Background: The RNA shown here (SAM riboswitch aptamer (S box leader)) has 97 nucleotides and comes from Anaeromassilibacillus sp. An172. Lineage of the source: Bacteria > Bacillati > Clostridia > Acutalibacteraceae > Anaeromassilibacillus.

RNA sequence: UGCUUAUCAAGAGUGACUGAGGGAACAGGCCCUGUGAAGUCCGGCAACCUGCUUAAUGUAAGGUGCCAAGUCCUGCGGUAAAUCCGAAAGAUGAGUU
Numbered sequence: 001u002g003c004u005u006a007u008c009a010a011g012a013g014u015g016a017c018u019g020a021g022g023g024a025a026c027a028g029g030c031c032c033u034g035u036g037a038a039g040u041c042c043g044g045c046a047a048c049c050u051g052c053u054u055a056a057u058g059u060a061a062g063g064u065g066c067c068a069a070g071u072c073c074u075g076c077g078g079u080a081a082a083u084c085c086g087a088a089a090g091a092u093g094a095g096u097u
Base pairs, nucleotide, nucleotide: 002096003095004094005093006092007091008090013042015041016040017039021032022031023030026075027074028073029072043067044066045065047064048063049062050060051059052058071089076086077085078084
């Protein structure tokens, strides 16, 4: 990198440095941002694995992960309908090649 599988409506800063972008790809929207984006450090949350524990669960924060908006919404199908549902795609974990 590829494949399989589970989950994706909750949760997470009055901080420091830095200085213009960011919200997965492409497109259309709509948002966030000098009242400080992205990044780094500190801090925090607890999704999966792991440890302890239980009838169910709860707890710890070790490994990854995460910390605006439902995966920000839509684009494919169904539907009178961007209403709702499903799929596709994506993200994360675990296993595997």

Notes: It matches the Rfam family "SAM riboswitch aptamer (S box leader)". About the family: The SAM riboswitch is found upstream of a number of genes which code for proteins involved in methionine or cysteine biosynthesis in Gram-positive bacteria. The prediction has a mean pLDDT of 83.